[in-house]
About this RNA:
A computed fold for a 691-nucleotide part of an RNA from a Saprospirales bacterium, annotated as large-subunit ribosomal RNA, domain II.
Context: one part of a larger RNA
RNA sequence: GCCUACGAGUUACAUCUUACUAGCAAGUUUAAGGACUUCAGGUCCGGAGGCGAAGCGAAAGCGAGUCUGAAUAGGGCGAUAUAGCUAGUAGGAGUAGACGCGAAACCGAGUGAUCUACCCAUGGGCAGGUUGAAGGUUGGAUAAUCUCCAACUGGAGGACCGAACUGGUAAACGUUGAAAAGUUUUCGGAUGACCUGUGGGUAGGGGUGAAAGGCUAAUCAAACUCGGAGAUAGCUCGUACUCCCCGAAAUGCAUUUAGGUGCAGCGUUAUAAAGAGUGUCAUGGAGGUAGAGCUACCAAUAGGGCUAGGGGGCUUCACCGCCUACCAACCCCUGAUGAACUCCGAAUGCCAUGACAUUGCACUAGCAGUGAGGCGCGGGGUGCUAAGGUCACGCGCCGAGAGGGGAACAACCCAGACCAACAGCUAAGGUCCCCAAGUGUAUACUAAGUUGAAUUUAACGAGGUGGGAAUGCACAGACAGCUAGGAUGUUUGCUUGGAAGCAGCAAUACAUUUAAAGAGUGCGUAACAGCUCACUAGUCGAGCGUUCCUGCGCGGAAAAUAAUCGGGCAUCAAGUCCGCCACCGAAGCUUUGGAUUUACCGGUUAGACUGGAGUGGUAGGGGGAGCAUUCCAGCAGCGUUGAAGCUGAACUGUGAGGUAUGGUGGAGCGACUGGAAAAGAAAAUGUAGGC
Numbered sequence: 001g002c003c004u005a006c007g008a009g010u011u012a013c014a015u016c017u018u019a020c021u022a023g024c025a026a027g028u029u030u031a032a033g034g035a036c037u038u039c040a041g042g043u044c045c046g047g048a049g050g051c052g053a054a055g056c057g058a059a060a061g062c063g064a065g066u067c068u069g070a071a072u073a074g075g076g077c078g079a080u081a082u083a084g085c086u087a088g089u090a091g092g093a094g095u096a097g098a099c100g101c102g103a104a105a106c107c108g109a110g111u112g113a114u115c116u117a118c119c120c121a122u123g124g125g126c127a128g129g130u131u132g133a134a135g136g137u138u139g140g141a142u143a144a145u146c147u148c149c150a151a152c153u154g155g156a157g158g159a160c161c162g163a164a165c166u167g168g169u170a171a172a173c174g175u176u177g178a179a180a181a182g183u184u185u186u187c188g189g190a191u192g193a194c195c196u197g198u199g200g201g202u203a204g205g206g207g208u209g210a211a212a213g214g215c216u217a218a219u220c221a222a223a224c225u226c227g228g229a230g231a232u233a234g235c236u237c238g239u240a241c242u243c244c245c246c247g248a249a250a251u252g253c254a255u256u257u258a259g260g261u262g263c264a265g266c267g268u269u270a271u272a273a274a275g276a277g278u279g280u281c282a283u284g285g286a287g288g289u290a291g292a293g294c295u296a297c298c299a300a301u302a303g304g305g306c307u308a309g310g311g312g313g314c315u316u317c318a319c320c321g322c323c324u325a326c327c328a329a330c331c332c333c334u335g336a337u338g339a340a341c342u343c344c345g346a347a348u349g350c351c352a353u354g355a356c357a358u359u360g361c362a363c364u365a366g367c368a369g370u371g372a373g374g375c376g377c378g379g380g381g382u383g384c385u386a387a388g389g390u391c392a393c394g395c396g397c398c399g400a401g402a403g404g405g406g407a408a409c410a411a412c413c414c415a416g417a418c419c420a421a422c423a424g425c426u427a428a429g430g431u432c433c434c435c436a437a438g439u440g441u442a443u444a445c446u447a448a449g450u451u452g453a454a455u456u457u458a459a460c461g462a463g464g465u466g467g468g469a470a471u472g473c474a475c476a477g478a479c480a481g482c483u484a485g486g487a488u489g490u491u492u493g494c495u496u497g498g499a500a501g502c503a504g505c506a507a508u509a510c511a512u513u514u515a516a517a518g519a520g521u522g523c524g525u526a527a528c529a530g531c532u533c534a535c536u537a538g539u540c541g542a543g544c545g546u547u548c549c550u551g552c553g554c555g556g557a558a559a560a561u562a563a564u565c566g567g568g569c570a571u572c573a574a575g576u577c578c579g580c581c582a583c584c585g586a587a588g589c590u591u592u593g594g595a596u597u598u599a600c601c602g603g604u605u606a607g608a609c610u611g612g613a614g615u616g617g618u619a620g621g622g623g624g625a626g627c628a629u630u631c632c633a634g635c636a637g638c639g640u641u642g643a644a645g646c647u648g649a650a651c652u653g654u655g656a657g658g659u660a661u662g663g664u665g666g667a668g669c670g671a672c673u674g675g676a677a678a679a680g681a682a683a684a685u686g687u688a689g690g691c
Stems, first nucleotide, its partner, number of pairs: 001691006011096003015093010027051003033045004037040001055062002065077004099238002102235001106228006117202009126192001128161003131157001135153007165189003170185004204220001206216003241626006251264005265370002267367004276359010291344001292342002298338002302334004307328001309327002311324004373398006380391003403414003418594004423590003429584003432567002438581001440580002444576002460555002464552010481539005487512003492506003518533001522531002595615003600612004627680001629677006637669002645664004650659003
């Protein structure tokens, strides 16, 4: 991992509550116990007791009333509208282990010191080598047997080196091991607070501990065994057949509450009755949002004017007076703001009434689940007008929603799946190929593979190109090119070393000759020179400039094929703009057949018959109808001419399933009507067995 078997809402209660069914009914019913038989959810006694028919008051008590009260008032609870009781079944509640499995723990009584900690008693063990304490002896020094020195002797030590023994320092290996702690190499102690055998002692909030919360039998921040015990678990996991109808919530308030729960909200079922909801239209309301506005307030605010007040300066003995590119109120002019401003002020929404339409529809009762929500869009708060952020509101969707589109993609676009069909029409989106359908049509645009990533990235830049507007020049010849000229006073004056059109300053609206030519547009020189331009003529022969608006593109633009899904696509696009026609395209709509629901509408009627209408679905949500298994009762039947079971294939039912039959098997099976449950497995790191 697979297979087989087992494996979870049960049972009890004169308990409470609701629904349905049955009996009796102002009543209803027996309990214990007893009797009987056909021994059964049997029959008959038994009315003790219970519930109901009357309530109110604390009570005495009174009574369709009563209590409060001074009250005959008012008010509270009742009556006036009578229906209950018993039993069965079902839903739920309560008390019990109460759907099942699951703690860590707590308590009681016992069992353990054959492991290990410490202790007691009694035994055992420590190769070999080294060092050489005290004491002693002899000799020397000495008056000395004090003391000192030397040699010898001696053999001390939690002494030294190192086996046994004991430990376990470092590394590697081992890690489903050879081993639930080892092996190899290395290392500490090794006459001691040493190691060790045997016997004995200390016991669980206790022991023992040279102390690590260590050890106390592979178990220790409180051992193990059994018991209280099915402890408790607002937690996790699991909870078994089918079909049909409806179908949520992730919100508010409260909570030692925040992942729980109570009440309300939202679901479902029953009853019920027209009381309610929804939509559209009309009418009438309340209100200060969007917007707008401000000499209409409050607050904020730029410039100017006028001019109080203040600052500074001048003047003066002082008072006056004067000035001021300083600050500045009121007022005037112009400009410009506000979520917590308003002289104003919508649309929506909200409330009420009416009309019409429509709907599974108030209230009450039974039973829930939910009380972690999420994304998109809109107008907001918060944040950085950050977030797949966060908070509240409105709508939609996902959640609980399949199908088509969007390359893929819960919530974006289209569209709500009862079943079947090799029928048709469409939506979004598409129609060159992948890939169903146009290489469609009309007019333009783009040349950048722009389109086809960046808000269409941006500021900014550019004789890219299309459209429009204004304006100027032009056959008396424009614009561009080419040919020729572009002079004189004069090297203007000043400045300066120099300044001659061209360093700088002034003048340049000087003059002359001219077709025209600036006291000079740009190069250039030390300064001149030189080249060139403006301007003019000729040549040429038809359009040429300037400015603004606008469409589509370009640069700006930074990572290696790799950002249209891909192929591929280009002057008649398969790109872009704006039209038109056709087609494709879904579980949408239609067609044909079928199933099912019956609250609503209609027809037939009394058949759930028929036509409308409906039939996506999570919460093991609420409701309904069934299938199968085992046993029991009543009652057909089948079976050695072959029961059940197993196995093969056939038929049949929407489904759970059913029927008949071949083979195998070898003795029981079972329709129908009811009843009772140890009544359905794929999941629980489920339990046991097998492979």
NCBI's taxonomy places the organism under Bacteria, Pseudomonadati, Bacteroidota, Saprospiria, Saprospirales.